[in-house]
Context: one part of a larger RNA
RNA sequence: GGCGUUCGGUGGAUGCCUAGGCGCUAGGAGGCGAUGAAGGACGCGGCAGGCUGCGAUAAGCUUCGGGGAGCCGCCAAACAGGCUGAGAUCCGAAGAUUUCCGAAUGGGAAAACCCGGCCGGGGUCAUGCCCGGUCAUCCCGUCGUGAAUUCAUAGCGGCGGGAAGCGAACGCGGGGAAGUGAAACAUCUCAGUACCCGCAGGAAAAGAAAUUACAGAGAUUCCCUUAGUAGCGGCGAGCGAACAGGGAUUAGCCCAAACCAGGACCACUCCGGUGGCCCUGGGGUUGUAGGACGGCAACGUGGAGUGGAGCAGAUAGGCGAAGUCCCCUGGAACGGGGCGCAAUACAAGGUGAGAGCCCUGUAGCCGAAAUCCUAACCACCCUAGCCGGAUCCUGAGUAGGGCGGGACACGUGAAAUCCUGCUUGAAUCCGGGGCGACCACGCUCCAAGGCUAAAUACUACCUAGCGACCGAUAGUGAACAAGUACCGUGAGGGAAAGGCGAAAAGAACCCCGAUGAGGGGAGUGAAAUAGAACCUGAAACCGGAUGCCU
Numbered sequence: 001g002g003c004g005u006u007c008g009g010u011g012g013a014u015g016c017c018u019a020g021g022c023g024c025u026a027g028g029a030g031g032c033g034a035u036g037a038a039g040g041a042c043g044c045g046g047c048a049g050g051c052u053g054c055g056a057u058a059a060g061c062u063u064c065g066g067g068g069a070g071c072c073g074c075c076a077a078a079c080a081g082g083c084u085g086a087g088a089u090c091c092g093a094a095g096a097u098u099u100c101c102g103a104a105u106g107g108g109a110a111a112a113c114c115c116g117g118c119c120g121g122g123g124u125c126a127u128g129c130c131c132g133g134u135c136a137u138c139c140c141g142u143c144g145u146g147a148a149u150u151c152a153u154a155g156c157g158g159c160g161g162g163a164a165g166c167g168a169a170c171g172c173g174g175g176g177a178a179g180u181g182a183a184a185c186a187u188c189u190c191a192g193u194a195c196c197c198g199c200a201g202g203a204a205a206a207g208a209a210a211u212u213a214c215a216g217a218g219a220u221u222c223c224c225u226u227a228g229u230a231g232c233g234g235c236g237a238g239c240g241a242a243c244a245g246g247g248a249u250u251a252g253c254c255c256a257a258a259c260c261a262g263g264a265c266c267a268c269u270c271c272g273g274u275g276g277c278c279c280u281g282g283g284g285u286u287g288u289a290g291g292a293c294g295g296c297a298a299c300g301u302g303g304a305g306u307g308g309a310g311c312a313g314a315u316a317g318g319c320g321a322a323g324u325c326c327c328c329u330g331g332a333a334c335g336g337g338g339c340g341c342a343a344u345a346c347a348a349g350g351u352g353a354g355a356g357c358c359c360u361g362u363a364g365c366c367g368a369a370a371u372c373c374u375a376a377c378c379a380c381c382c383u384a385g386c387c388g389g390a391u392c393c394u395g396a397g398u399a400g401g402g403c404g405g406g407a408c409a410c411g412u413g414a415a416a417u418c419c420u421g422c423u424u425g426a427a428u429c430c431g432g433g434g435c436g437a438c439c440a441c442g443c444u445c446c447a448a449g450g451c452u453a454a455a456u457a458c459u460a461c462c463u464a465g466c467g468a469c470c471g472a473u474a475g476u477g478a479a480c481a482a483g484u485a486c487c488g489u490g491a492g493g494g495a496a497a498g499g500c501g502a503a504a505a506g507a508a509c510c511c512c513g514a515u516g517a518g519g520g521g522a523g524u525g526a527a528a529u530a531g532a533a534c535c536u537g538a539a540a541c542c543g544g545a546u547g548c549c550u
Base pairs, nucleotide, nucleotide: 001549002548003547004546005545006544007543008542009541015535016499017498020470021469022467023466024465025464026463027462028461029459030458031166032165039101040100041099042055043054044053046079049075050074051073061095062094063093064092065091066090070083071082072081106115107114108113116135117134118133119132120131121130122129137163138162139161140160141159142158143157144156145155170201171199172198173197174196175195181188185234211217212216221248222247223246224245231239232238252451253450254449255395259282260281261280262279263278265276266275267274268273287429289394290393291392292391293388294387295386296385302382303381305380306379307378308377313372314371315370317366318365319364323339324355325338326337327336328335340357341356348360349359350358400424401423402422403421404420405419406418407417410436431446432445433444434443435442486493487492506534509521510520511519512518
């Protein structure tokens, strides 16, 4: 020196654990904001760094409930000083306060700062100073005033109302790629996706047939199926329906117009009124056409609106069965043995090991002064028929056409249907649209106004629960002072880091040492090779001892 064995050191794998995550289910809630949000800055504690809470009334103030013996939040123990059966701390509801920044809104600004006007108050001999209130912009309504310019309008002013900004996904709309695929690439695809913008709701959108297809059905939406079918397609890659059928859920309505009445204005007037236009009210809403109009009958049914009242529910809680009996092991009984008991409760967690009967709970039952929410109920409000067929009405720069595009599964195709930038441009119920070029017959439906729950989508947030999900290099980036430390001018990037013990009982005292570090005794403990660099403690790596070889 090597190899082996063994004892240690180092190191932090592994096992076990979980305070944290991940995914989902059911229910709730689905918004917050000029009454100043979301998010922050700075403060507030006897001593106060971080977190939490709060706001100059500052880990809090008031009231009303709950609760019932301790309390003055956590890391984090102590000290000092207090509170509390006149009910504290704590929990719930409703209030008060709520600096400064931030839409930020008196003006400004390099956010958390600077500087003002007006009114009221404090202080001063007076000014400076301090306190409270108020003062941005835009839109809508209404009233007043009122230029050039006579009326008028613009403008100005008062009053009332609204908007703004934030928010995870879901929704509708306006814009709208490329990597890619086509084994290259241009039509095509990716994809109307990503992304940007606008707007909204608890859902949104759609929706009461100018549908459909020859038999009928009878709004919309969603699921299954039809069906990878019919089709579309450099007929390549690929894209890809609908009808019918089965389910979920069900709901239908209101205007415009004709006509009637009233009113302002204008024109005419024989001063009786007539006509035009507009507004308001009534009327009316349809396709086997309906309505107006002229007759005849009539007061029932339903409703999604508003208000009242109000069961249940939500936001604190309460009661809640039955062994802590004997023996054994052990540091400890929740283990083993024996003898009992409860069960509408053997979900779960805790307790010195594995507990139905020890604790918290669980099943079951009960509970609200205050706020919220809602079913049945009451009131208000809205809401129907028959006959006739002369006249009137039934959505116009619309339907349709041409050109150019877009959407439809459909790429211009034989291309219907829908939308429209330009350009044209009807009919009026003896009317009009559609039935995939187009025509006829037939059938079917009424466009050019509007509203409409439910079935559907989503989950930032709250509650309860679940998992052949993870278990600290995993699971969120984050179980810990985590979007922290740190990096970057900035946008932005972004960690590492869990575990003594049942209980601190966290090692009094002695010794070595420097009044160290570290260690040796002593003591605690079941254990200290559990000693805070603390459960277990693998390997690499380092060393001591020893056997063999050299």